[in-house]
Model confidence (mean pLDDT): 78 of 100. Two RNAs folded together computationally: RNase P RNA and transfer RNA, 448 nucleotides in total.

């Protein structure tokens, strides 16, 4: 010191002036009370992602429940959680010199189906080419026989050729010719022992070698009811319980389908009212500490209360200060601009994904100095 | 807010489920040429999309799967 890698914080400051939302106190004034309630005074008032809405969950209805099938979802192992397709640790594969990053990472001998074009064959397959029978048999020949070439029949998969992929590499034996047929040495499956809770390893035996693809259908394991806060209660208002169609062996009650139960209803059209409370801010909450755990997280003790609208608040402006940037010169002043990605709407745990700038710890790899 | 559908020549569609003949179809415009006096209609020929964007799966993706970004149902929900 240069380059990198992980793991975190922070996301303009302070200050006048004008506004907006919530909440408390005081309360003009209205009212027969209840209550409403101007004005003023004090408190509070966006985020790491409020986003995207992609998963799991709380909460609420569909009255309840059992059970089947079909739907969907997950997909190494162990743990963590209320749950999760998320965490954390490990395993194995891949990437990096390395810190350290990545991984929809079960099963293709459980079945169907695919592998365009090319190629004999992309399941059982031989086109050339090799080797052998056996017909004719050119031609040569010492008249024993030798034979190219064609044709047909077996044999083989080692060589060419095709392709994204061709039946385990490489060497030697072996063989008419060849092949894991045999060996040796590497590679893959596989059972056995052996360590590991387990994925899995393994300089141990003993058997075996034909592909890819389940982000094809499917198998195999676990897991799953459907909606959604416009869910859903209550009060009040306003109206015509209008008009039409199913039906008591029926008809509704969750996608189907059966069984228990429940109900006297159950679709569909049309008009009415579109106010106000609750749900709605104390909760799987936050921080700070000790234990116990590698860790994720837990338990224990202490303190803290932290936005709630409803057409939807969190703004707008000036100084002054910070960071970049452009311009001028007297080279450190001036002037002018800009300061990210975005904004709550029942509520939480996560992932994804945008984002200027600025800082901290830790670790790797180099190169210099002591 | 909630939930559900789409995006392929200028247009407006197909193809996507079951990946490969797609180097992508129709139909409508558009541009040459013929036909006429001349215009239209009609024939003949021709250009023009790499499938809204990135990424993975596969030999191979418009089509399979993740992300992302734009637009629509839409006041249809009480």
């Nucleotide at each position: 010191c240069a380059g990198g890698g992980u793991a975190g914080c922070u996301g303009g400051g302070c200050g006048g002036c004008c506004g907006c939302c919530c909440c408390g106190a005081u309360g003009a004034g209205c009212g027969a009370a209840a209550g409403c309630g101007a004005a003023u005074c004090g408190g509070g008032g966006a985020g790491g992602a409020a986003a995207g809405u992609c998963c799991g969950a709380g909460c609420u209805c569909c009255a309840c429940c059992g059970g089947g099938c079909a739907g969907g979802g997950u997909g190494c192992u162990g743990g963590g959680u209320a749950a999760c397709g998320c965490c954390c640790a490990g395993g194995c594969g891949g990437g990096g010199c390395a810190a350290c990053c990545c991984g929809a990472c079960a099963g293709a001998u459980a079945g169907u189906g695919c592998c365009a074009c090319a190629g004999a064959a992309a399941c059982a397959u031989a086109c050339c080419a090799c080797c052998u029978c056996g017909a004719u048999g050119a031609g040569c020949g010492a008249c024993a026989g030798c034979a190219a070439a064609u044709c047909g029949g077996g044999g083989c998969a080692a060589g060419g050729g095709u392709g994204a992929a061709a039946u385990c590499g490489u060497g030697a034996g072996g063989u008419a010719a060849g092949a894991g047929c045999u060996c040796a040495c590497g590679g893959c499956c596989u059972c056995a022992g052996c360590g590991g809770u387990g994925a899995c390893g393994u300089u141990u035996g003993g058997g075996g070698c034909g592909g890819g693809a389940a982000a094809a259908c499917c198998u195999c394991a676990c897991c799953u009811g459907g909606a959604g806060c416009a869910a859903g209660g209550c009060c009040g208002a306003a109206u015509a319980g209008g008009g039409g169609g199913a039906c008591a062996u029926a008809g509704g009650g969750u996608g189907c389908c059966c069984g228990g139960c429940c109900u006297g209803u159950c679709c569909c059209c049309g008009g009415g009212u579109u106010g106000g409370c609750c749900g709605c801010a104390c909760g799987a909450u936050c921080c700070c500490g000790a234990u116990g755990g590698u860790a994720a997280c837990a338990u224990c003790g202490g303190g803290g209360c932290u936005a709630g609208a409803g057409a939807g608040a969190u703004g707008g402006u000036c100084g002054c200060c910070a960071u970049c940037c452009c311009g001028a010169c007297u080279u450190g002043u001036c002037g002018g601009g800009a300061u990210a990605c975005a904004g709550a709407a029942c509520u939480c745990g996560g992932c994804u994904u945008a984002c200027a700038g600025g800082c901290u710890g830790c670790c790797c790899u180099g190169g210099c100095c002591c | 807010g909630u939930c559900c559908c789409g995006g392929u020549g200028g247009u407006g569609u197909a193809g996507c489920c079951u990946g490969g003949c797609c180097u992508a179809a129709c139909a409508u415009a558009c541009c040459a040429c013929a036909c006429u006096g001349u215009c239209a209609a009609u024939g003949u020929g021709g250009a023009g999309a790499u499938c809204g964007g990135g990424g993975g799966u596969u030999c191979g993706a418009a089509u399979c799967c993740c992300c992302u970004c734009c637009g629509g149902g839409c006041g249809c929900c009480a």
It holds a member of the Rfam family "Bacterial RNase P class A". Rfam's curators write: Ribonuclease P (RNase P) is a ubiquitous endoribonuclease, found in archaea, bacteria and eukarya as well as chloroplasts and mitochondria.